[in-house]
Context: one part of a larger RNA
C1' cells in the first nucleotide's frame, strides 16, 4: 500500500410527517368606484427592525347583541395597566380614515411643489384653518371617466405550422389589439323549416353523421332535415284614423292648411287594422302598500368508563360495564364511541331575504260582422361590379352582409322553397323588447378525493413573486421537523474567550443539545486482523 472487522467523522438520500398545494362537487355572491376604488407611500406600540392590524380618533374609537375570566396580535422576556361596574374576544351597525393613485384647482421625476376664490382670525399686509375650484355628456336634476380571474358580444386580425416542397388552400377568423355589457351574455316569437304529410320564437345537450357535401376532389374542411331530451313565454312600436298644443301661410275673420310635438287608437298573413254598425265591462295578469309561514350572524344545549398491568406516558392488552337520532373528525405523553373540541340532534335573535294569504289603489289586457275607401316600416326589395359569411374555395349557386352604381310593388301586393320557369305549398322584409334551459369562477362557506407529500404538489407548506438578476420589458430561486412538556442544560473545571471542550444535572431518550426525527452512500479518520 490493499483487503477485512469495529468504531467515529461527513453527508444528507430514505422511512414517518403535514402547517401547504391540486382537481373537482354543492350552495352563496358574482363586483368595486368621484360618499375618491384597485394598488401604494409615510406613519401609528412604554421599549418596535420586519409581519400583521390600524390612520394623526392611528394593533385602535362608539352602539346594539353573544360571551364570561382573564388580557395588552405574530411574540414565548422585562416593567406599567386593564378586567366580573363584565375587560380581551365573536358578530352586526356606525365613526376616524394622512399622502400617492382615475386623481379631478394648477403643475410634477407617484406619494411632492405652487395657486386662486369665499369665510373665520382681522382693521390692513403676511400666515394659517375651513369649503369650493378637472374635463366630457346632459335644458335642468344628474351621470361618465379607473380597477377587476374567467366567460359573453362586436371591431380588427397574423405567422408558424399541415399540404411530407409550396402559391389556393390549411393554422383560424385561432393568438395577439381595440370597444362594450352583465351576472351572465349573445339570441328570439317566422317574408322559418318541409314536402304531397306537417312543424311551428331562440339557446344547450344527445343522435342523425365523420354522412350528404366541400375540397390544387390534395392536406383536409364538415353540415343540414328529422328524432330524443332539457327548458319554456309571449309582447311593444310606426302608419292609417281622432283630438289637443304651438309655430307658419291664408283668410271672406267663422275658419281652412301645412308642419312639428304629444295623447287617444293600432299591431297582422285561414290576412290584419282604420273605418262602419253591433254588443258589453268579462278575463287574466303585473306593480306598490299590508302580511309574515320559513330562513337566518356571533351564540346555547348536547349521551356514556372503571380496574389491573406493560410502559417515562395508555388511548395498548386483560376482565368487567355503559351510551348511541351521536361509532364523522381532530386533539390529548403510543392505536379513545364513553378524557377535551366536536358529532346526532334540539333550541336562538339584529339586520337582510321571504312563501301562502286577504284587501285597497293604480296599471295593461278582450269580441262579432261588414267591406266602397285609407294604412301596414324606400334610396328599402331588387340588379350590375368588386369582396365577406354560409360546411358550400365562383361552381349550376340559391340564401345573407354590403364598398361602388342603380332601383321597384303596394293587397288583384311582396318574399322563399339551392341556377332559371310553371303550378303547388310556406310566409309577410325593410323598427324594437323579451326570463328560464347554456357559459365562467378573482371571491366565501360546506364536502370530496384508487391526487401530492418538501428535487413531489402552486414560482411560493418557511415573511416569495421575496432575495438576486437585467437600464428595461422582464427572469426569479434556495429554504419543512428538538422534545409529551424547554424541563432549552443551574454549578464547576480546561481555556485568552460570550469559542470549543470535559463534569454535574433535565428527560424515556442528549449518537433527541438547538448546524437538534430517522441519518444510506460517497468521501476523511482511528484500533485490530490478514497480506504485499
Nucleotide at each position: 500500500g490493499g483487503c477485512g472487522u469495529a468504531u467515529g467523522g461527513g453527508g444528507a438520500a430514505u422511512g414517518c410527517c403535514u402547517a401547504g398545494g391540486c382537481u373537482c362537487u354543492c350552495a352563496g355572491a358574482g363586483g368595486c368606484g368621484a360618499a375618491g376604488a384597485a394598488g401604494g407611500a409615510c406613519g401609528u406600540g412604554a421599549u418596535a427592525a420586519g409581519c400583521u392590524g390600524c390612520g394623526a380618533a392611528a394593533a385602535g374609537c362608539u352602539g346594539c347583541g353573544g360571551g364570561g375570566a382573564c388580557g395588552g396580535g405574530c411574540a414565548c422576556a422585562c416593567a406599567c395597566c386593564g378586567a366580573u361596574u363584565g375587560a380581551u374576544c365573536c358578530g352586526c351597525a356606525g365613526a376616524u380614515a394622512u399622502c400617492c393613485g382615475a386623481a379631478u384647482g394648477g403643475g410634477g421625476c407617484a406619494a411632492c411643489c405652487c395657486a386662486c376664490u369665499a369665510u373665520g382670525u382681522u382693521g390692513a399686509a403676511g400666515a394659517c384653518a375651513u369649503a369650493g375650484u378637472a374635463u366630457c355628456c346632459g335644458a335642468u336634476a344628474g351621470g361618465a371617466g379607473g380597477c377587476a380571474a374567467a366567460c359573453c358580444c362586436g371591431c380588427u386580425g397574423a405567422a408558424c405550422u399541415g399540404a411530407a416542397a409550396c402559391a389556393u388552400c390549411u393554422a383560424a377568423g385561432u393568438a395577439g389589439g381595440c370597444g362594450g355589457a352583465g351576472g351572465a351574455g349573445a339570441a328570439g316569437a317566422a317574408a322559418a323549416c318541409a314536402a304531397a304529410a306537417g312543424u311551428g320564437a331562440u339557446u344547450c345537450c344527445g343522435c342523425a353523421a365523420g354522412u350528404a357535401g366541400u375540397g390544387g376532389c390534395g392536406a383536409g374542411c364538415g353540415a343540414a332535415c328529422g328524432c330524443g331530451g332539457a327548458a319554456u313565454a309571449g309582447c311593444c312600436c310606426a302608419a292609417a284614423c281622432c283630438a289637443a298644443u304651438g309655430u307658419u301661410g291664408u283668410u271672406a275673420c267663422g275658419g281652412c292648411a301645412a308642419u312639428a310635438u304629444u295623447g287617444g287608437g293600432g299591431u297582422u298573413g285561414u290576412a290584419g287594422g282604420a273605418c262602419c254598425a253591433c254588443g258589453a265591462u268579462a278575463u287574466u295578469u303585473c306593480u306598490u302598500g299590508c302580511g309574515g309561514c320559513u330562513u337566518u350572524a356571533a351564540u346555547u344545549a348536547g349521551a356514556a368508563u372503571c380496574a389491573u398491568u406493560u410502559g417515562g406516558a395508555a388511548a395498548g392488552a386483560u376482565g368487567a360495564a355503559c351510551c348511541g337520532a351521536a361509532g364523522a373528525g381532530g386533539g390529548u405523553g403510543a392505536u379513545a364511541g364513553u378524557c377535551c373540541c366536536g358529532u346526532a340532534u334540539a333550541a336562538g335573535u339584529a339586520a337582510g331575504a321571504a312563501a301562502a294569504g286577504a284587501u285597497a289603489a293604480g296599471a295593461a289586457u278582450a269580441g262579432u260582422g261588414g267591406u266602397a275607401u285609407c294604412c301596414u316600416g324606400a334610396g328599402u326589395a331588387g340588379g350590375u361590379c368588386g369582396g365577406g359569411a354560409c360546411a358550400c374555395g365562383a361552381g349550376a349557386a340559391a340564401u345573407c352582409c354590403u364598398g361602388a352604381u342603380u332601383g321597384a310593388a303596394u293587397c288583384c301586393g311582396g318574399c322563399g322553397g339551392g341556377a332559371c320557369c310553371a303550378u303547388c305549398c310556406g310566409c309577410c322584409a325593410a323598427g324594437g323588447c323579451u326570463a328560464a334551459a347554456u357559459a365562467c369562477u378573482c371571491c366565501u362557506g360546506a364536502g370530496a378525493g384508487a391526487c401530492c407529500g418538501a428535487u413531489a404538489g402552486u414560482g411560493a407548506a418557511c415573511c416569495a413573486g421575496u432575495a438576486c438578476c437585467g437600464u428595461g420589458a422582464g427572469g426569479g430561486a434556495a429554504a419543512g421537523g428538538u422534545g409529551a412538556a424547554a424541563a432549552g442544560a443551574a454549578c464547576c473545571g480546561u481555556g485568552a474567550a460570550u469559542a470549543a471542550c470535559g463534569g454535574a444535572g433535565u428527560g424515556a431518550a442528549a449518537u433527541a443539545g438547538a448546524u437538534c426525527c430517522u441519518g444510506a452512500a460517497a468521501c476523511c479518520a482511528u484500533a485490530c486482523g490478514c497480506u504485499u

This is a predicted structure of a 532-nucleotide part of an RNA (large-subunit ribosomal RNA, domain I) from Myroides guanonis. The sequence was found in a public genome assembly. The source organism's lineage runs through Bacteria, Pseudomonadati, Bacteroidota, Flavobacteriales and Myroides. Model confidence (mean pLDDT): 83 of 100.